[in-house]
Context: one part of a larger RNA
Molecule: small-subunit ribosomal RNA, 5' domain
Organism: uncultured bacterium
RNA sequence: GAUGAACGCUAGCGACAGGCCUAACACAUGCAAGUCGAGGGGCAGCACAUAAGUAGCAAUACUUUGGUGGCGACCGGCGCACGGGUGAGUAACACGUAUGCAACCUACCUGUAAGAGGGGAAUAACCCGGAGAAAUUCGGACUAAUACCGCAUAAUACCGCUGAACUGCAUGGUUUAGUGGUUAAACAUUUAUGGCUUACAGAUGGGCAUGCGUAUGAUUAGCUAGUUGGUGAGGUAACGGCUCACCAAGGCAACGAUCAUUAGGGGUUCUGAGAGGAAGGUCCCCCACACUGGUACUGAGACACGGACCAGACUCCUACGGGAGGCAGCAGUGAGGAAUAUUGGUCAAUGGGCGAGAGCCUGAACCAGCCAAGUCGCGUGAAGGAAGAAGGUUCUAUGGAUUGUAAACUUCUUUUGUAAGGGAAUAAAAAAGAGUACGUGUACUCUAUUGUAUGUACUUUACGAAUAAGGAUCGGCUAACUCCGUGCCAGCAGCCGCGGUAAUACGGAGGAUCCAAGCGUUAUCC
Repeated sequence: GAUGAACGCUAGCGACAGGCCUAACACAUGCAAGUCGAGGGGCAGCACAUAAGUAGCAAUACUUUGGUGGCGACCGGCGCACGGGUGAGUAACACGUAUGCAACCUACCUGUAAGAGGGGAAUAACCCGGAGAAAUUCGGACUAAUACCGCAUAAUACCGCUGAACUGCAUGGUUUAGUGGUUAAACAUUUAUGGCUUACAGAUGGGCAUGCGUAUGAUUAGCUAGUUGGUGAGGUAACGGCUCACCAAGGCAACGAUCAUUAGGGGUUCUGAGAGGAAGGUCCCCCACACUGGUACUGAGACACGGACCAGACUCCUACGGGAGGCAGCAGUGAGGAAUAUUGGUCAAUGGGCGAGAGCCUGAACCAGCCAAGUCGCGUGAAGGAAGAAGGUUCUAUGGAUUGUAAACUUCUUUUGUAAGGGAAUAAAAAAGAGUACGUGUACUCUAUUGUAUGUACUUUACGAAUAAGGAUCGGCUAACUCCGUGCCAGCAGCCGCGGUAAUACGGAGGAUCCAAGCGUUAUCC
C1' cells in the first nucleotide's frame, strides 16, 4: 500500500460499487418454464345468446342446448441443452495462444432452385367397469389432427458402375458427362398470411486433432497387456484401441515417466521504479458439477439443476401391501462459524421462450429494503472579536506561561435539516385508428395509449447556527511533554525495552500530535 474481511470504541448525509471466504451440510414454505384454439377432437369451469322445459298469476329462479367468446384437462408443435447457481472433482488438449479438419455436425434465421398427387390404420381425451389407503393403474367401447404408416412423383441428395479434365504436403480432392438403384411433403383460416418437403450456399453454434505455455515433492525411479503398433470388422456426425478378433512386441521415462499432495483455467486484481512476487471474490470468456454412483431414452443439440431408469445414504407419508423427495435457482430456516442481507416490487425498460398478432410466461433483468463492509463527495458554520475574562493545568509563584481568537459578544450565510409547494428524464418503438407514397406489404406522417422505481431525483419559498465528532498516539524507530499516583507491584510492549521513591515508556489529569465519519487492533499478500 491492499482486502469479499472480522473485533473494539464512535457515528450526520448522499452517489457508486460490494455482501456464506466456513458444511458441494441438511432443508419447512412460496415462487424460479412455459406457450400456441391461425394444428386437433372437444366442453370441466367462466361469460354471452337462441330455443325448449319445470315452478309460478307475473317478475323471476332452476335445468337443458359447443350456438359464440374463450378455455381446465388431453393429443400435437416449439421451447425446456438458453438464462440462473456452485467450484466438489480435474495437473488434463481442462484452460490460454496459434494452427489444421482432404475426418465432421448444426433446430430456429437468410438467400437460391424445385415441390406439396392420392390413400390407410390407430390412439389419448370423453364414456362404462374394475384394483388400490394413496401414488397410481388395468380392461372395454368411441373419435380427430400439422400425431403415425404405406403408395405415387423426384434430383445438384444418398448408394453403385463407366469415362474425361484439373489439382494437392500424404491418405487423396474438385468439376463434369453417361447409366442403374433408393428416398419427400401438412395443412390452417378472418383469403391475407402463416406454415410443410428436398437440395445447395451462407450465418451462427458446436465436435475433433496438433505445436507451445500452464503447481509442489526424487525422503516417489522405474511405469505400462488394449498396454504400443499393424490387418480386418463394428461403432460414431466424424478421425482414432473408441470397441472387438487375429498378428507383432512394442510404448513412456533423469529434457523427471509413474506415484503422492495441492488446485477449476484465463482476461484480470494487489504490490513493486522495474524485473518479479502474490491472488483468481465481484464483472466477462471457457470448463466441470447438480443428494452419491451408474445408465441410456427423446431430440438439431443432453447422457439433461427444477426429465427418466437402476443402486446407495438420508428425510417424509402409509390402511404395513406400498409410495414420495432432492434450493451448488430467488427469498427464507436450522447447523457450522470471528463473519456475510428481504420468505420485498415490476415486467415500465433491456433480453429470452412461445405465438400471425394482441398477448402470456420470465426470482434473467431492472428496482426497492438491510449492512460504515469499501471508494468518492458534502456537512458539523463563516468574518470580526484581547478585559489576552473566568475556570483548569503549570512554573523560578505579590507575578508569569498555557488552554486561546478559543469562548462570551457583534455581523453574515443556510450547504445540510424541518415545513409547505412545483415536479422529471429513463419511451425508443411495437400494436390500434386515420392519411400519403409506391403498388398489395413496406416506408413515412398524424392521433390517442403504455412508467415498477415515484410524488423519488431535482427545484422554489420560509425558519433558524439552528440537526451533526470521534478514535488512536505522545521513550527511540515516529509527528507530539508536563504534573500527580504507583514503587520490579499494578501494569505496558511491534522491536529495542520501561517499572525496585523524583517514571516524558504503567494509571489519571492538563496540554500536544496524527487521522477524521471514521479511528485503532487482529489476520493475510506484496